The RNA shown here (TPP riboswitch aptamer (THI element)) has 92 nucleotides and comes from Arthrospiribacter ruber.
The sequence was found by an Rfam model in a public genome assembly.
Its Rfam family is "TPP riboswitch aptamer (THI element)". Rfam describes the family as follows. Vitamin B(1) in its active form thiamin pyrophosphate (TPP) is an essential coenzyme that is synthesised by coupling of pyrimidine and thiazole moieties in bacteria.
The source organism's lineage runs through Bacteria, Pseudomonadati, Bacteroidota, Cyclobacteriaceae and Arthrospiribacter.
RNA sequence: GAUAUGCUUUAGGGGUGCCUUUUCAGGCUGAGAUCACACCCUUUGAACCUGCCACGGCUAGUACCGGCGAAGGAAAAAGUUUGUCCCUGACA
Numbered sequence: 001g002a003u004a005u006g007c008u009u010u011a012g013g014g015g016u017g018c019c020u021u022u023u024c025a026g027g028c029u030g031a032g033a034u035c036a037c038a039c040c041c042u043u044u045g046a047a048c049c050u051g052c053c054a055c056g057g058c059u060a061g062u063a064c065c066g067g068c069g070a071a072g073g074a075a076a077a078a079g080u081u082u083g084u085c086c087c088u089g090a091c092a
Base pairs, nucleotide, nucleotide: 001085002084003083004082006080007079008078009077010076011042012041013040014039016036017028018027019026020025048073049072050071055066056065057064
């Protein structure tokens, strides 16, 4: 000096659905299902949106699982620990 990982700080992006019920509330999946200052994600980008209440499976369920997806979009910077590699100098 380069690079990888972890951590820290700040900034930014995102979703909050399905079913039952008069309501309250309860059940399902998930990291997160209405504000939690929580959770996740930030270009090495499947966090999230469109396609899509589409297609196949499953189910109480427009939920859930899967492909679609080398599809189209989508938000960042700095510091630091350690490891690896390279260069230079000194000593032996």